Predicted 3D model of a 75-nucleotide RNA (transfer RNA) from a Nanobdellota archaeon. Its mean pLDDT, the model's own confidence on a scale to 100, is 81. The sequence is in RNAcentral, with records from ENA. It matches the Rfam family "tRNA". It is annotated as a transfer RNA. Its family is annotated with triplet codon-amino acid adaptor activity in the Gene Ontology. From the family's description: Transfer RNA (tRNA) molecules are approximately 80 nucleotides in length.
RNA sequence: GCCUGGGUAGCUCAGCCUGGAUAGAGCGCCGCACUCCUAAUGCGUAGGUCGUAGGUUCAAAUCCUAUCCCGGGCG
Numbered sequence: 001g002c003c004u005g006g007g008u009a010g011c012u013c014a015g016c017c018u019g020g021a022u023a024g025a026g027c028g029c030c031g032c033a034c035u036c037c038u039a040a041u042g043c044g045u046a047g048g049u050c051g052u053a054g055g056u057u058c059a060a061a062u063c064c065u066a067u068c069c070c071g072g073g074c075g
Stems, first nucleotide, its partner, number of pairs: 001074007010027004020058001030044004051067005
């Protein structure tokens, strides 16, 4: 340099192909219940620039362009 997979909550990931309801799950954090206390269990709350910038569109995590970062392959 070329090809390819990936970047979405604190962590691990889904959703993207085929645009449309307030962007979700598990775990974790925090609060409450239970308990002599803790753990476990149950209930609840909070937490998001969907890597970044621009474009298309009534509407973009999703489509297009550029770019940054991480992994793999080729040379």